[in-house]
RNA sequence: GGGCGUAUAGCUCAGUUGGUAGAGCACAUGGAUCACACCCAUGGAGUCACAGGUUCGAGUCCUGUUACGCCCA
Numbered sequence: 001g002g003g004c005g006u007a008u009a010g011c012u013c014a015g016u017u018g019g020u021a022g023a024g025c026a027c028a029u030g031g032a033u034c035a036c037a038c039c040c041a042u043g044g045a046g047u048c049a050c051a052g053g054u055u056c057g058a059g060u061c062c063u064g065u066u067a068c069g070c071c072c073a
Base pairs, nucleotide, nucleotide: 001072002071003070004069005068006067007066010025011024012023013022019056027043028042029041030040031039049065050064051063052062053061
């Protein structure tokens, strides 16, 4: 330098044909316990990597960029 893949909550990851952004863990509060862990209930937490485009409507489609990984040279 070229090709491919990944980027979504604090972490690990889903997200169907483009039509209300989710799960587990973690965190907070309460319950339970002599107490802690486990457990139960409730709750908070998102620039869907960035910029632009298409569309009535984009996490999803198109283009470029950035970061990381793999392969080739």

A computed fold for a 73-nucleotide RNA from a Planctomycetota bacterium, annotated as transfer RNA. The sequence was found in a public genome assembly. Rfam family: tRNA. About the family: Transfer RNA (tRNA) molecules are approximately 80 nucleotides in length. The family's RNA type in Rfam is transfer RNA. Taxonomically the source falls in Planctomycetota (Bacteria, Pseudomonadati). Model confidence (mean pLDDT): 83 of 100.